[in-house]
Context: one part of a larger RNA
């Protein structure tokens, strides 16, 4: 373990795939497991509930009916559910059309900064703070020119814009891929849904191996600050950040809101499509599909908010909560190079 619930109060896996399970559209027919009706065996007695009777009454005993909710077997219905069969197109998926995209992957490149290297100008300071100070520089610095080298990250455009499943993804070009939406109504004919296990995909830190290393910057030095300052502010600086390949797999992995359908007033922005009015044309401007925001109606919630992108109404499927602490810890297993992950208690205690 019933119930009753997950947005903020304990609860939504971090996201996908997709196994077995659950669960499914219309239709003609058939089977008759499941359902449903009726019959026959049976369902011990006691026991229980009604009546009714004996002990003076009760208890208690006796008779009698019901109750045993079920099993079996027989014969019947066939509307649901199943199973077989037939056909269908609204789900679901091909196909064809023309457009949008920071979707991924590899390979080229370009422009400003930043630093450093050489040179040329050029002189006494620079930098840096609330104020300094360590620093850096007369062995010539900061600033300015020219010229090289090297990394790492793209400014405008740029936007409650846009792809993506999620993490996530932004100079430019090419190559090489995946997805979706929207028009067409050619094809397939339920081919869906959702999913315990499993399998993969996953920021950043952070691990192994090889490179790289400007800038940044854990640690660690110094210099302020303070009673003190293992900090907050300065100067400095490694690992790490970058790539290549294996690893780890965790997060305020968040919309803190699981995934499908359906249905349930609008108004207003804005991406993409597609039709229509117009127009020389390119816009307004109307209809309509899907994405993305904000405002609100019924209803919903403790309130806060939610409100066709639902947290409203309903259905099908996973997932997890069940008082704080102890503790997401011990033990035990599994995985990992580690560093930890995952799985998960108890006594004691309020």
């Nucleotide at each position: 373990u019933u119930g009753g619930g997950c947005g903020u109060a304990a609860a939504g896996c971090g996201c996908g795939u997709g196994u077995a399970g659950g669960c499914g559209g219309c239709u003609c027919g058939g089977c008759a497991a499941g359902u449903c009706c009726g019959g026959u065996g049976u369902g011990a007695a006691a026991g229980c509930u009604c009546g009714a009777g004996g002990c003076u009454c009760a208890a208690c005993c006796u008779c009698g009916a019901g109750u045993c909710u079920g099993c079996a077997u027989c014969g019947g219905a066939a509307a649901c559910u199943g199973c077989c069969c037939u056909g269908c197109u609204a789900g679901a998926g091909u196909c064809c059309g023309g457009a949008a995209g920071a979707g991924g992957a590899g390979a080229c490149u370009g422009g400003a900064a930043u630093u450093c290297c050489u040179g040329g100008c050029g002189u006494a300071g620079c930098g840096g703070u609330g104020a300094a100070a360590u620093g850096c520089g007369c062995a010539g610095a900061u600033a300015u020119c020219a010229g090289g080298a090297a990394g790492a990250a793209c400014a405008c455009c740029g936007g409650u814009g846009g792809c993506g499943a999620a993490g996530g993804c932004g100079g430019g070009u090419c190559u090489c891929u995946g997805g979706g939406a929207c028009g067409g109504u050619a094809c397939u004919g339920a081919c869906g849904c959702u999913g315990a296990g499993g399998c993969g995909c996953g920021a950043a830190a952070g691990c192994g191996u090889g490179g790289g290393g400007a800038g940044c910057a854990a640690a660690c030095a110094g210099g302020a600050u303070u009673a003190g300052a293992u900090a907050c502010c300065c100067u400095g600086g490694u690992a790490g950040u970058c790539c290549a390949c294996g690893c780890c797999g965790u997060a305020a992995a968040c919309g803190a809101u699981g995934g499908g359908c359906a249905c349930u007033a609008g108004g207003u922005g804005u991406g993409g499509g597609a039709g229509g009015u117009g127009u020389c044309g390119a816009c307004u401007c109307c209809u309509u599909c899907c994405g993305u925001g904000c405002c609100g109606a019924a209803g919903c919630u403790a309130a806060c908010g939610c409100a066709u992108u639902a947290a409203g109404u309903g259905c099908c499927c996973c997932g997890c909560c069940u008082g704080g602490g102890g503790a997401g810890u011990a033990c035990g297993g599994c995985c990992g190079c580690a560093a930890g992950g995952c799985u998960a208690a108890a006594a004691c205690u309020c």